Overview
This is a predicted structure of a 1501-nucleotide RNA (small-subunit ribosomal RNA) from an uncultured bacterium. The coordinates come from a structure-prediction model, not an experiment, and the mean pLDDT is 82. The sequence is in RNAcentral, with records from ENA, Greengenes and SILVA. Its Rfam family is "Bacterial small subunit ribosomal RNA". Rfam links the family to the GO terms ribosome and structural constituent of ribosome.
RNA sequence: AGAGUUUGAUCCUGGCUCAGAACUAACGCUGGCGGCGUGCCUAACACAUGCAAGCCGAACGAUUCUAUUAUAAUAGCAAUAUUGUGGUAGGAUAGUGGCAAACGGGUGAGUAAUACAUAGGUAAUUUACCUCGGAGAGGGGGAUAACACUGCGAAAGCGGUGCUAAUACCACAUGAUGCUGCGAUCUGAAAUAGUUGCAGCCAACCGCGUAGCAAUACGUGCUCUGAGAUGAGCCUAUGGCCUAUCAGCUUGUUGGCGGGGUAACGGCCCACCAAGGCUAUGACGGGUAGCCGGUCUAAGAGGAUGAACGGCCACACUGGAAUUGAGAUACGGUCCAGACUCCUACGGGAGGCAGCAGUGGGGAAUCUUCCGCAAUGGGUGAAAGCCUGACGGAGCGACGCCGCGUGGAUGAUGAAGGUCUUCGGAUUGUAAAAUCCUGUAGAGGGGGAAGAAGGGUGCAGCAAUGCAUUUGACAGUACCCCUAAAGUAAGCUACGGCAAACUCUGUGCCAGCAGCCGCGGUUAUACAGAGGUAGCUAGCGUUGUUCGGAAUGACUGGGUGUAAAGCGCAUGUAGGCGGUUUUGUAAGUUGAAUGUGAAAUCCUUCGGCUUAACCGAAGAACGGCAUUCAAAACUGCAUUACUUGAGUACGGAAGAGGAAAGCGGAAUUUCUGGUGUAGCGGUGAAAUGCGUAGAUAUCAGAAGGAACACCGGUGGCGAAGGCGGCUUUCUGGUCCGUAACUGACGCUGAGAUGCGAAAGCUAGGGGAGCAAACAGGAUUAGAUACCCUGGUAGUCCUAGCCGUAAACGAUGUACACUAGGUGUGCCCCUCUUAGAGGGGUGUGCCCGAAGCUAACGCAUUUAAGUGUACCACCUGGGGAGUACGGCCGCAAGGUUGAAACUCAAAGGAAUUGACGGGGGCCCGCACAAGCGGUGGAGCAUGUGGUUUAAUUCGACGCUACGCGAAGAACCUUACCUGGGUUUGACAUGCUGGUAGUAGAGAACCGAAAGGGGAUCGAUCCGUCGAAAGAUGGAAGCCAGCACAGGUGCUGCAUGGCUGUCGUCAGCUCGUGUCGUGAGAUGUUGGGUUAAGUCCCGCAACGAGCGCAACCCUUAUCCUUAGUUGCUACCGCAAGGAGCCACUCUAAGGAAACUGCCACGGACAACGUGGAGGAAGGUGGGGAUGACGUCAAGUCAGCAUAGCCCUUAUGUCCAGGGCUACACACGUGCUACAAUGGCGCGCACAAAGGGUCGCCAAAUCGCAAGAUGGAGCUAAUCCCAUAAAACGCGCCUCAGUUCGGAUUGAGGGCUGCAAUUCGCCCUCAUGAAGCUGGAAUCGCUAGUAAUCGCGGAUCAGAUACGCCGCGGUGAAUACGUUCCCGGGCCUUGUACACACCGCCCGUCACACCACGAAAGCCAAUUGUACUUGAAAAGACCCAACCCUCACGGGUGGUAUCUAGAGUAUAAUCGGUGAUUGGGGUGAAGUCGUAACAAGGUAGCCG
Repeated sequence: AGAGUUUGAUCCUGGCUCAGAACUAACGCUGGCGGCGUGCCUAACACAUGCAAGCCGAACGAUUCUAUUAUAAUAGCAAUAUUGUGGUAGGAUAGUGGCAAACGGGUGAGUAAUACAUAGGUAAUUUACCUCGGAGAGGGGGAUAACACUGCGAAAGCGGUGCUAAUACCACAUGAUGCUGCGAUCUGAAAUAGUUGCAGCCAACCGCGUAGCAAUACGUGCUCUGAGAUGAGCCUAUGGCCUAUCAGCUUGUUGGCGGGGUAACGGCCCACCAAGGCUAUGACGGGUAGCCGGUCUAAGAGGAUGAACGGCCACACUGGAAUUGAGAUACGGUCCAGACUCCUACGGGAGGCAGCAGUGGGGAAUCUUCCGCAAUGGGUGAAAGCCUGACGGAGCGACGCCGCGUGGAUGAUGAAGGUCUUCGGAUUGUAAAAUCCUGUAGAGGGGGAAGAAGGGUGCAGCAAUGCAUUUGACAGUACCCCUAAAGUAAGCUACGGCAAACUCUGUGCCAGCAGCCGCGGUUAUACAGAGGUAGCUAGCGUUGUUCGGAAUGACUGGGUGUAAAGCGCAUGUAGGCGGUUUUGUAAGUUGAAUGUGAAAUCCUUCGGCUUAACCGAAGAACGGCAUUCAAAACUGCAUUACUUGAGUACGGAAGAGGAAAGCGGAAUUUCUGGUGUAGCGGUGAAAUGCGUAGAUAUCAGAAGGAACACCGGUGGCGAAGGCGGCUUUCUGGUCCGUAACUGACGCUGAGAUGCGAAAGCUAGGGGAGCAAACAGGAUUAGAUACCCUGGUAGUCCUAGCCGUAAACGAUGUACACUAGGUGUGCCCCUCUUAGAGGGGUGUGCCCGAAGCUAACGCAUUUAAGUGUACCACCUGGGGAGUACGGCCGCAAGGUUGAAACUCAAAGGAAUUGACGGGGGCCCGCACAAGCGGUGGAGCAUGUGGUUUAAUUCGACGCUACGCGAAGAACCUUACCUGGGUUUGACAUGCUGGUAGUAGAGAACCGAAAGGGGAUCGAUCCGUCGAAAGAUGGAAGCCAGCACAGGUGCUGCAUGGCUGUCGUCAGCUCGUGUCGUGAGAUGUUGGGUUAAGUCCCGCAACGAGCGCAACCCUUAUCCUUAGUUGCUACCGCAAGGAGCCACUCUAAGGAAACUGCCACGGACAACGUGGAGGAAGGUGGGGAUGACGUCAAGUCAGCAUAGCCCUUAUGUCCAGGGCUACACACGUGCUACAAUGGCGCGCACAAAGGGUCGCCAAAUCGCAAGAUGGAGCUAAUCCCAUAAAACGCGCCUCAGUUCGGAUUGAGGGCUGCAAUUCGCCCUCAUGAAGCUGGAAUCGCUAGUAAUCGCGGAUCAGAUACGCCGCGGUGAAUACGUUCCCGGGCCUUGUACACACCGCCCGUCACACCACGAAAGCCAAUUGUACUUGAAAAGACCCAACCCUCACGGGUGGUAUCUAGAGUAUAAUCGGUGAUUGGGGUGAAGUCGUAACAAGGUAGCCG
């Protein structure tokens, strides 16, 4: 510091999400140790049990214990014992009394101000204990608890009688500098302050302790009073939450006079008087909340927060009240009411953990019923001491922060195992093992603290003081030493991008993942597991929350033409801002000083725990507030002037500016009359409609309403809406000229007020034309529309309402400044006056520099430029301008204006494509013009469908369908049925065996495959050996193991090949330039071409793949060559002869290039015509197919990845099937006849093929064919007669002498085999069909049409197919409007899977949240009324009690009041039959509204 995500890509706007830090956390997995911290965020829910506030005998009486002593009595011989009464010493304590209990500890319910923070005030106050001063303490009195006796009660407790004490209580005396009242004087700004005089008023106990015989001394208490310190009260200012869908609130309310009350001011309370007080700078109401120091985050400004520690406040079961006291309206006190719990003898009582532990409950969730007062602190006491769940410690929890460890070094055969693999290896990995070493923590053993100072006691001392001794919960802890052993100690998450880290297997849109984008449909780096890797580490990850990133509420630091956003327009109030100048002031502003800003925290430095966390010290800081002094530039305030801002005056000017009245002509319609006759009208075409009762047309007259042609213009006026015939009246604004007057009078403008198109509403008129609704006619699948014929509101006028529009320049108002160019309206000036120039003010630019902008664009006259002032508005899309509430309206509705829920986008501008029932240009047998077909018939063939055991598989618009298949009887063959076989029909390797072995193989079984096995029967190489032979190996065979095999699947995993657009003219690149960028330019433009072909121009210049050319063939000629060729020679023929001369053959060349001429064109490219030429403008044909598109076709031609089968999905065999047949389609053949058929005669090709072959002559057969065998490995021989044509004859328009299907009989050929299922021949049979509906195909010249010939495949053949060859040989093209396809430019776009696109609404179904709703239920608050406890103060006191008396108590009265009740109102919440719209949801229904001119341009009201 940024990143991901809208798009095909881009820039912008804009939201969502992530990376960081933090936490009183929780959850999952895991877990060795220690230190320091921290631990009910929820139920301020309820609480068992124990403890948390007592102390003082040196205030008092009394009781009691121990020791001792005195005395008396009794007992005893006595010692002595017992009992009683006293004293002394030391303990104990129920009661009276004193102090404390108001601190300490807990919690955050309430509280938006009686709180808190900061700064002040208190001249309006108080303060126990403490400190320092001053003064005093005289003399009296009567009670009461305890105690004794006694009564009631279950208990808690209560009472009666009698006695007694005090530092308890009461009155008197004294009394000041105290208090109150009155007066005086001075200080003071002033006052109720200070000083002072007079009058009145107010106190206590000569207690207690020590020493002493005592006097007395000392100590400690007591009373009054002054000051201090500390604590507290009260007041003021400023500051810090949300909501205006809360706009008005208030009657003790605001103030005054006089009282009361308080420590004290005050409506704090009361009586009376006045009518005030607060509020848009947000009163009142509602919601939420303890506040702060601080804490977290952030660069900061800010934002969030208020655990732990500290300050303040509030609360103590809920509500209320007082008492005591220095202090409370009192957590562990009292009283009352309420709820709850407990005890009870049912009569009545007791209680309050938000103290420490602990329990239940709630909850995702938060600890021990521990030790000790040793330390620090508190209460009390003279003190020892006692008390202290404050506190000091320990315990539990990885809850957080910090530290340490789980070993270190060496160690390659890179071990084993795991994983992956291209099978070579790689990785885990120096990791392990192994060797050497160390010893933290943990374990065992030994030692062992600091924290302790005081105080007490003892001794010494006159004393000060000194010495000795004693006091530790933690704790046998920290720490130190010794011993042994690597021995006891690693996990969690992630690995598609963001974001560090990759492979395998499984799964197969399933299971699952996911923070966002998104993964998963058979090769998932995204799921699950594994290996590996990355990150952090006693933790890791997830969830939640806060800040950050987010400049995404913008003070720092954003915007509003089109992305969200300028009010429809003006007038103007408050407010904000404001020209030049003089003087003063000092509020803002600036500077200096002082005070304060608690401590802790943060920061810096230093120090202490072995380090760190943690702790201590010092400093800095705490941005603030207050006070004082100073300055005077700027702003403010007061003041003095000015004229340029603004306004006025005078003189001119233009104008559809507004209101009212009157007038006018043209046209439409209606009515009357005339002429006149059959249609008119309307449309894409029609019909409804009008018309023989006389329309339309035409002429004349009349009526009525509305609107104002031409002029007329990006001309004028107005604030906007808006304004258009002419005249008159009234009236607003603007501009120009003059520079006379005023002297800042100005700008903007929340609320407010007025104006405000059309439609609509109310009342009354009016109504010609037009025309929602409505009716009819068309169109259509439908047509509640578009079109047509009619037609009512309305449109018009008067009066009133409504208050909205895409009310737009989508651009708030005002002012100033910043190059030019060119039009135009109005006024003025000048000149050399049909005009030109200048000044001002309006209005334009399809011009534009700078600047701005995301781009488009805006641009000084009118900014979207540069600035100033003020207002309004925006903050993702949808829900929604909706709901609820308020206000306005007669209504329609308007205005203000949310939330739940849902999505990850929605959007702007521009780019490239694609598309358009957009435009322009151009091409093509695309149409047109022609010729011939298909579609009808029969047959052939392919496909679909059906059938079948099987009818193997593939190909499906053009671009499947005589296609793969250049040839299915078996084979092919992949299919079916049946029968066999299992290392296999085929390949390679290994192991073992193998001479009667390998191999050959009869009978026999079988459909065959296969089985069977008589009989026959081997080879090569090495070593040893004389040889026989032995031994080892090769080959073959057998058995076994690896493996073979698959026309099984995926052409959507692929290679290769192919089709198609399309032989269309396109597709790109480098450098440069332009643009923020995607991209553009080049490649567009003007011409031209078959062509991105060429020329010219041009911010482009070049280049590549395509085009063309180069290649083959064909057309002409030349050269070379000459058998099998040829014939200028002979011959009837066979044959001979001759010759490269011709033809021909096949090698090489020539030729054509717009080269030449004319014209056109721009002097170009090029075009038109001509000459010459065999051929002329690419001469004809072929091969050649750019970047790419269609997930096009093919795993069955081949290859190949993955998956699947392995006694079968492999392999072998027989038979069957691929040839089926109600039907439909495609492609063909033959025809329907006379341009023909048949018969006879007769002529002319080219190109091919042939030894498993072509096959001659000759003979036989009607023929297919047979016999036969010459020749030919081919310019030699053969296939092999070409046919149409031509000549002659017959047929004469008919289902025929057309046509040949079908069927019968008989033959031939191939082949193991012709039944399913071949071809051919002969004879006989002789079907449909008489030129083919809608529709549709091919072809532009040697082409169509027509005629035959050949070849591949092949035993044969279904070939009428396919591929070639030649013969004969046309017609037509005006032209580009239309159909189809394509190319270029341009335009629109909401499309980019790209129009077979996108997309809207109703309905149906499911789910979700919300609104309305008859009502119902609660809560809060207010008002009125009823009832009303204790307490407090006030008043009264007849009776009763106490007292000598005064007086007091009990009691009574009214007031106030917590609470309760009733009624009512407001606010808010819950629920509610039904109902309304909204949102979401792979494949529902109906249409097709929008996006292209979206097929009626769209949109707003």